[in-house]
Transfer RNA from Candidatus Lindowbacteria bacterium RIFCSPLOWO2_02_FULL_62_12, 73 nucleotides, folded computationally. Its mean pLDDT, the model's own confidence on a scale to 100, is 81. Its Rfam family is "tRNA". From the family's description: Transfer RNA (tRNA) molecules are approximately 80 nucleotides in length. Lineage of the source: Bacteria > Bacteria candidate phyla > Candidatus Lindowiibacteriota. The same sequence occurs in records of 2 taxa.

RNA sequence: GCCGGCGUAGCUCAGUCGGUAGAGCAACUCACUUGUAAUGAGUAGGUCGCCGGUUCGACUCCGGCCGCCGGCU
Numbered sequence: 001g002c003c004g005g006c007g008u009a010g011c012u013c014a015g016u017c018g019g020u021a022g023a024g025c026a027a028c029u030c031a032c033u034u035g036u037a038a039u040g041a042g043u044a045g046g047u048c049g050c051c052g053g054u055u056c057g058a059c060u061c062c063g064g065c066c067g068c069c070g071g072c073u
Base pairs, nucleotide, nucleotide: 001072002071003070004069005068006067007066010025011024012023013022019056027043028042029041030040031039049065050064051063052062053061
């Protein structure tokens, strides 16, 4: 330098052809307990890597850039 994959909650990841963003774990609150853990119920947490474009509408499609991983030279 070229090619491919990935980037979504604190962590690990879903998101079925474009139509209001989710799960598990973690955190917090409550219940239960003499107390803790476990268990049950609930709450909060995201400008979907960044900038543009297409569209009535973009995590999703298109272009550029950044980062990580792999391959080729």